[in-house]
RNA sequence: CACUUAUCCAGAAAGACUGAGGGACAGGGCCCGAUGAUGUCUUAGCAACCUGGCUGAUAACCUGGUGCUAAUUCCCUUCUUCAUCGUUUCAAACGAAUGCAGAGAAGAUAAGCA
Numbered sequence: 001c002a003c004u005u006a007u008c009c010a011g012a013a014a015g016a017c018u019g020a021g022g023g024a025c026a027g028g029g030c031c032c033g034a035u036g037a038u039g040u041c042u043u044a045g046c047a048a049c050c051u052g053g054c055u056g057a058u059a060a061c062c063u064g065g066u067g068c069u070a071a072u073u074c075c076c077u078u079c080u081u082c083a084u085c086g087u088u089u090c091a092a093a094c095g096a097a098u099g100c101a102g103a104g105a106a107g108a109u110a111a112g113c114a
């Protein structure tokens, strides 16, 4: 780095250093940020994917390997159902329109695999 599977509306912050941008990429929106963002480290915490222990147990608990600790993965982008609205002469069809929902894509993390 590629592939497979699972999960992603819950949860959890202080300090030191750094010093201007940051929220993955592109576009749009909306936020965070000199009352110090981002990043690194320390400590603390959350969680429970994997190992081990304990156990009647695949429960709970403990240890270890990760992960995470603004906002749903911050939201939208593609497709579909429904509702509304609009257009067309009815039926009905259509739509760079609005909203809910579902799926997908992309991404993140874990475990596995070549």
Base pairs, nucleotide, nucleotide: 003112004111005110006109007108008107013043014042015041016040017039021032022031023030026077027076028075029074044069045068046067049065050064052062053061073106078103079102080101082099083098084097085095086094087093088092